[in-house]
Model confidence (mean pLDDT): 87 of 100. Predicted 3D model of a 346-nucleotide part of an RNA (small-subunit ribosomal RNA, central domain) from an uncultured bacterium.
Context: one part of a larger RNA
């Protein structure tokens, strides 16, 4: 609880698409549902209010009037909302031209490193730490050279760089798919914005089946440390880490900042395109950064990429703990996820 809010105090849904719904550009005609106004009807009585009268007063009561914010009808008005018709182009989209990128899916290829295997050289140590030990090693290790195998990740370039809706994306290259941006102003003519439910995507870990396994490495084992050491350190090491198909649906899923549109001083850097200049440059559009005016803010700070000034739509908050728990329902193979209280207590 008609209110005020949501970067950091409680609060933006992880992200997109989108049905219903809400909202919607410019000019004109018609309409008159909403809206305004006048009149008529109705709006029982009691009650209430005003006036007056009756009980000696009052309470109480009689009479008259008002009120009754509503509903219905008939006129009038046409700015705004709605409906309908005509027209428009600046919103939105299309065509044409240019052209960017670690955007996605899938295939091929490459070198360094690592580990392992085989062979050569070679001999007593190696490894590891704060120091050690476990461990490896005369059955020849470590080191070094040659050859071979495997899997995973791509040094430098590399950057407040770029791309993507978000999650995220980085060796080179092919195919397929998606797309921003800019230029032009030919075409359509409001075709738009948002979006409860719904659908799809969604890091890592996890789960099912199959494959793969070099490295690293939960669990586990051992060695240390320590009062203890179920840790931090060391030696090993299974799941996993990788691939295919399927499930799951959560994160400090963060800019802790929902989306869209318009408006509002400047300085500076950078990416991409276009115009101009080319002796230096300057302009413009879209993005990515830094610093500030006004303004905003509790402050920190934000500041044309707003947390400024406004409009539209969605989501969410309403003291701390109990608790993202219990119960119920829905989903899941499970793990668990979604929804989500109360008693009590301060």
């Nucleotide at each position: 609880u008609u209110g005020g809010g949501u970067u950091u105090a409680a609060a933006g849904g992880g992200a997109g698409c989108g049905c219903a719904g809400g909202c919607c550009g410019u000019g004109g005609g018609c309409u008159a549902a909403g809206c305004g106004u006048g009149c008529c009807g109705u709006g029982a009585a009691a009650u209430u209010c005003u006036g007056u009268c009756g009980c000696u007063c009052a309470a109480c009561g009689g009479c008259a009037g008002a009120c009754g914010u509503g509903c219905g009808g008939c006129g009038c008005g046409a700015a705004c909302u709605g409906g309908u018709c005509c027209a428009c182009u600046u919103g939105a989209g299309u065509a044409c031209g240019c052209g960017g990128g670690a955007c996605g899916u899938u295939g091929g290829c490459g070198g360094a490193a690592u580990u392992c295997g085989u062979g050569g050289u070679g001999u007593a140590g190696c490894g590891g730490u704060g120091a050690a030990a476990u461990g490896c090693u005369u059955a020849g290790a470590u080191a070094u050279c040659a050859c071979g195998a495997a899997g995973a990740a791509c040094u430098c370039c590399g950057a407040u760089u770029g791309c993507g809706a978000a999650g995220g994306c980085a060796g080179c290259u092919g195919a397929c798919g998606g797309u921003a941006g800019c230029g032009c102003a030919a075409c359509u003519g409001a075709c738009g914005c948002u979006g409860a439910g719904g659908c799809u995507c969604g890091a890592a870990a996890g789960c099912g089946c199959g494959g793969g396994u070099a490295u690293c490495g939960a669990a586990c084992a051992g060695g240390a440390u320590u009062a203890g050491a179920u840790a931090c350190c060391c030696u090993g090491g299974u799941a996993g880490u990788c691939c295919g198909c399927g499930c799951g649906g959560u994160a400090a899923a963060c800019g802790a900042u929902g989306g869209a549109u318009g408006c509002c001083c400047g300085c500076u850097g950078u990416u991409u395109g276009c115009c101009u200049g080319u002796u230096u440059u300057g302009g413009u559009a879209a993005g990515c950064g830094g610093c500030c005016a006004a303004g905003c803010g509790a402050a920190a700070g934000c500041g044309u990429u707003a947390a400024g000034c406004a409009u539209c739509c969605c989501a969410c908050c309403u003291g701390g703990g109990g608790a993202g728990u219990a119960c119920g329902c829905c989903g899941g193979c499970a793990a668990c996820g979604g929804u989500g209280a109360a008693a009590c207590u301060c």